[in-house]
Context: one part of a larger RNA
RNA sequence: UGACGGGGGCCCGCACAAGCGGAGGAACAUGUGGUUUAAUUCGAUGAUACGCGAGGAACCUUACCCGGGCUCGAACGGCAGCUGAAUGGAUCAGAGAUGGUCCAGUCUUCGGACAGUUGUCGAGGUGCUACAUGGUUGUCGUCAGCUCCUGCCGUGAGGUGUCGGCUUAAGUGCCAUAACGAGCGCAACCCUUGCUGCCAGUUACCAUCAGGUUAUGCUGGGGACUCUGGCGGGACUGCCACCGCAAGGUGUGAGGAAGGGGGGGAUGACGUCAAAUCAGCACGGCCCUUACGUCCGGGGCGACACACGUGUUACAAUGGCGGCCACAGAGGGAAGCUACCUGCUGACAGGAUGCGGAUCUCGAAAAGCCGUCUCAGUUCGGACUGGAGUCUGCAACCCGACUCCACGAAGUUGGAUUCGCUAGUAAUCGCGCAUCAGCCAUGGCGCGGUGAUACGAUCCCGGGCGAUGACA
Numbered sequence: 001u002g003a004c005g006g007g008g009g010c011c012c013g014c015a016c017a018a019g020c021g022g023a024g025g026a027a028c029a030u031g032u033g034g035u036u037u038a039a040u041u042c043g044a045u046g047a048u049a050c051g052c053g054a055g056g057a058a059c060c061u062u063a064c065c066c067g068g069g070c071u072c073g074a075a076c077g078g079c080a081g082c083u084g085a086a087u088g089g090a091u092c093a094g095a096g097a098u099g100g101u102c103c104a105g106u107c108u109u110c111g112g113a114c115a116g117u118u119g120u121c122g123a124g125g126u127g128c129u130a131c132a133u134g135g136u137u138g139u140c141g142u143c144a145g146c147u148c149c150u151g152c153c154g155u156g157a158g159g160u161g162u163c164g165g166c167u168u169a170a171g172u173g174c175c176a177u178a179a180c181g182a183g184c185g186c187a188a189c190c191c192u193u194g195c196u197g198c199c200a201g202u203u204a205c206c207a208u209c210a211g212g213u214u215a216u217g218c219u220g221g222g223g224a225c226u227c228u229g230g231c232g233g234g235a236c237u238g239c240c241a242c243c244g245c246a247a248g249g250u251g252u253g254a255g256g257a258a259g260g261g262g263g264g265g266a267u268g269a270c271g272u273c274a275a276a277u278c279a280g281c282a283c284g285g286c287c288c289u290u291a292c293g294u295c296c297g298g299g300g301c302g303a304c305a306c307a308c309g310u311g312u313u314a315c316a317a318u319g320g321c322g323g324c325c326a327c328a329g330a331g332g333g334a335a336g337c338u339a340c341c342u343g344c345u346g347a348c349a350g351g352a353u354g355c356g357g358a359u360c361u362c363g364a365a366a367a368g369c370c371g372u373c374u375c376a377g378u379u380c381g382g383a384c385u386g387g388a389g390u391c392u393g394c395a396a397c398c399c400g401a402c403u404c405c406a407c408g409a410a411g412u413u414g415g416a417u418u419c420g421c422u423a424g425u426a427a428u429c430g431c432g433c434a435u436c437a438g439c440c441a442u443g444g445c446g447c448g449g450u451g452a453u454a455c456g457a458u459c460c461c462g463g464g465c466g467a468u469g470a471c472a
Stems, first nucleotide, its partner, number of pairs: 001472002004469002009465005016456001019421005026313008034304002042053002064299007076122009087104007107112001124288002127286003133282002135277003138273001140271001145184004150179001151160003164175003190265004195233007205222002209220003236259001239253001240251004302440001315414001319373006331362003336355002340351004380411001385406007427450007
C1' cells in the first nucleotide's frame, strides 16, 4: 500500500422484516444438460449461460449428415487468346444441380461495350486461436468513487490533498485544516410526461348563427373549447414558522397543476473478471486448395429412459357458460389494411368500396346488467387422440397455423427451498409492432384499462467510508 476476518463502528440498497403475487407439485411451450444419431451444425455455463446469439429452422436460411456434380470455381478485379450482340422461348434426359437439341434475335462511331469460353495472377474457407487483437457487450454499479499538478512530510515504497465534525441521493455542500488548486465521474445541460400563455388551424374540434337528416360536425360557417405542434412561462427551500455558526433539516404552513431530486428515459468514471464474441464485421499468425472451397436433391438442427432453467394454462363460485351493453392508448397498412353485401356453424371464400391515410381501415378485454350452474374431477380444466375442413406456400409425411364435431388425461393450491415488487407500482385485462409467404409467439419490445398491501432497523446478502488484527 492492499485484499481478507464465521472481529468491532457509521451508512445505504425490495438486502431483511411487514405484505401482495408467484416458482418448486400437474399438463403443455421453449431453452439447456445428458443420452441417442449418418447428422442431431456452432457458440453462451455461478452471480454476469439456459424464451441467450435466433426481431420467425417445412425448401431456402444452414454453417451439420448422406448422395449426385464442379475445379478460374457460386460472386468480384487484372492481363492475354478465341467465339458470339445482349436476350427471350420451346423441348428431351435427370431427384435436381446439370447436360443435349431446336427456334426467334444479329449491337457498333469498327475503338469498343456486353456475354460465353480457354489460360494465368489474385480467389474462396461460418477452418483454429477472444490466451495475439480492433470494435462491441455483460458485471461490480448509476455504486460514489478514481486520479493529477505544485507544495509539504518520509532514506524509500508512499502519504497528504481525498482526513475530522455536521450534512447530502452523491468526494453533494458547509465548517475546520500543510495544504492550495484541477481533471474524469455526481449534479445540471438532452428527450418525454404532468400545469399554463402566445402563435397556427386541416384530415382534428363545434360554443354561438344558419341549413338539413331516421341518424351522424352531415353542410355553410367559426377560431371559442378539445386536440395537434412550434416557441415561451413555471419550482428556486423563493416566502412563513421552528432547529442549526453554516451547509442544511422539519412543518395536514401559505400559494401552486406540481414542493423540496415532481415521475420516467437517455447518459455507465479509473478499473475488475487473460469475463463474452475470430459464427455480425474487421484483423495478426497457423491450416485446407479437384477441397476444410462451391452447386444441387433428400435428411438433420424438431430424436427421448431422464435432469434443470424460463414461461403459458389450470386446479375454479372474487368463478364457468349464455344473452345484452359501454369506455382506450400506442402503432401498422399498397404484392398492403379492408368498411359494406352475400355464402358457410366456423376457419374462410366470392363480390364491392375507401385509404400511401389526424380523412379510409386493422380493433379492445376485464368492467356493468340479466339469467343459469351449487361444490362435483363438475357446465372446472383443457392435454392427448379420431374424423371433417380452411389458408399460406413449388411443396405442410418427417415438420405449419387455424376452424368445426367428437374424445375428454393430469391437476383439488404444490416438500425442502426460492423469485419479483413501494404507486398509477404489484396484481390483473386486453391491444399493437418488429421479424414474417405462412408460422410452431405462451417469446421479445411497446401501449393503454382496472387498480392494492407495507410496523421497522435484531438478523441474512451485496455495497460505501474510516479505524483494527493475522497475511502478501
About this RNA
Predicted 3D model of a 472-nucleotide part of an RNA (small-subunit ribosomal RNA, 3' major domain) from an uncultured Bacteroidales bacterium. Rfam family: Bacterial small subunit ribosomal RNA.